The RNA shown here (transfer RNA) has 82 nucleotides and comes from a Candidatus Dormiibacterota bacterium. Rfam family: tRNA. It is annotated as a transfer RNA. RNAcentral holds the sequence, with entries from ENA.
RNA sequence: GCGGGUGUGGUGGAACAGGCAGACACAGGGCACUUAAAAUGCUCCGCCGUCAGGCGUGUGGGUUCGACUCCCGCCACCCGCA
Numbered sequence: 001g002c003g004g005g006u007g008u009g010g011u012g013g014a015a016c017a018g019g020c021a022g023a024c025a026c027a028g029g030g031c032a033c034u035u036a037a038a039a040u041g042c043u044c045c046g047c048c049g050u051c052a053g054g055c056g057u058g059u060g061g062g063u064u065c066g067a068c069u070c071c072c073g074c075c076a077c078c079c080g081c082a
Base pairs, nucleotide, nucleotide: 001081002080003079004078005077006076007075010026011025012024019065028044029043030042031041032040046055047054048053058074059073060072061071062070
C1' cells in the first nucleotide's frame, strides 16, 4: 500500500428485509425480610434540563417520513496479502 472483519450504558451482549435504542445477564443504588448479615424478593440504574422537553449506537457527512441497520470519508483495533 491492497483486501476483509469489528466498534452499542460501568462490563459482557441483544436489537439487522430500515420502524419503541439498550432485551437479557453482571456490577452498582434504594426498600422489604433478618437480632445482624448472607441468600431471596421488589424497585431503580446513559447524558443535559427545575419542568416541558432535548440529546445519545467509534467519528463526520449523505439517503429516507424514519438509520445501530443502507451509502461515502475518517479514526482505533484484529486478520490476511504484498